[in-house]
Context: one part of a larger RNA
RNA sequence: UCAUGGCUAAGGAACUAGGCAAAUUAGAUCCGUAACUUCGGGAGAAGGAUCCCCCUGGCAACAGGGGCGCAGUGAAAAGGCCCAAGCGACUGUUUACCAAAAACACAUGUCUCUGCUAAGCCGUAAGGCGAUGUAUAGGGACUGACACCUGCCCGGUGCCGGAAGGUUAAAGAAGGGGGUUAUCUUCGGAAAAGCUCUUGACUGAAGCCCCGGUAAACGGCGGCCGUAACUAUAACGGUCCUAAGGUAGCGAAAUUCCUUGUCGGGUAAGUUCCGACCUGCACGAAUGGUGUAACGACUUGGGCACUGUCUCGGCCAUGAGCUCG
Numbered sequence: 001u002c003a004u005g006g007c008u009a010a011g012g013a014a015c016u017a018g019g020c021a022a023a024u025u026a027g028a029u030c031c032g033u034a035a036c037u038u039c040g041g042g043a044g045a046a047g048g049a050u051c052c053c054c055c056u057g058g059c060a061a062c063a064g065g066g067g068c069g070c071a072g073u074g075a076a077a078a079g080g081c082c083c084a085a086g087c088g089a090c091u092g093u094u095u096a097c098c099a100a101a102a103a104c105a106c107a108u109g110u111c112u113c114u115g116c117u118a119a120g121c122c123g124u125a126a127g128g129c130g131a132u133g134u135a136u137a138g139g140g141a142c143u144g145a146c147a148c149c150u151g152c153c154c155g156g157u158g159c160c161g162g163a164a165g166g167u168u169a170a171a172g173a174a175g176g177g178g179g180u181u182a183u184c185u186u187c188g189g190a191a192a193a194g195c196u197c198u199u200g201a202c203u204g205a206a207g208c209c210c211c212g213g214u215a216a217a218c219g220g221c222g223g224c225c226g227u228a229a230c231u232a233u234a235a236c237g238g239u240c241c242u243a244a245g246g247u248a249g250c251g252a253a254a255u256u257c258c259u260u261g262u263c264g265g266g267u268a269a270g271u272u273c274c275g276a277c278c279u280g281c282a283c284g285a286a287u288g289g290u291g292u293a294a295c296g297a298c299u300u301g302g303g304c305a306c307u308g309u310c311u312c313g314g315c316c317a318u319g320a321g322c323u324c325g
Stems, first nucleotide, its partner, number of pairs: 001320008010311002014309001019306001027051005036041001038145001052067006068072001080304007087296002092104002109142006120129003146291004151221003156218002158214005165209003171203002175199006183190002222240005249283001250280001261277005
């Protein structure tokens, strides 16, 4: 000096990104226990008291009386607690070896496919899973307990339905053109049938165009100008555009750039935190919205207790290192 332990005057988070680490608390019995709540909880809430020895009573728990110590769960072992907010309902799961979470899952809800030789999946096939199941079943997608709810838009994309018209493949094919040559010939050529090369009217399904439906399908959900008897603001009006112009609820938010917004609370002092406001750069309703008891090795702010985290160091023990032998 390092590592691991122990103690420490006064103060007690002044440390620090952050109480990280450490300390506090701790068992049992009795008393007592708030908001909130899904009435189960919260709760071991919080906060107190007692615990040893002797005598008497009692089966005992215990009750009454007495005694000693600084100290009676006499050593060891054995929750720190509270207030508020965010996220996720919860118990679970996860990056074996830098991430345990607000991520995944979940019960719940919805949509959709599937009538059984099911759909879907594996396989070239045979065959298998689904399932020795049968729509209260099975597959796929989204959401994510519970409570209250889930607005408008089908123009685009997707999906479903429709079949009148337009377009449209292979295939079929009337007809046309070329090659070949029996034959004819004015010797230039013409040319049947067959074969062959080519062109091709017309016929021709699904699809697409088209017509409807569908958003808990993918998605989307405006601008400018004016107006009230102070001012300000605009219930109101005008106009342009759109498929429709964001409803309820929430809102400087895990979302707010300007921004340390403004006001209030908390502090002596608060870029964080809590409550409001709404000017939402750029919230918003199952890519769910807003709440929510309980729960969380989650995140954030505050407090009590407690402490060597600190003011600011010191001492001790054990081990290692270093120096000397």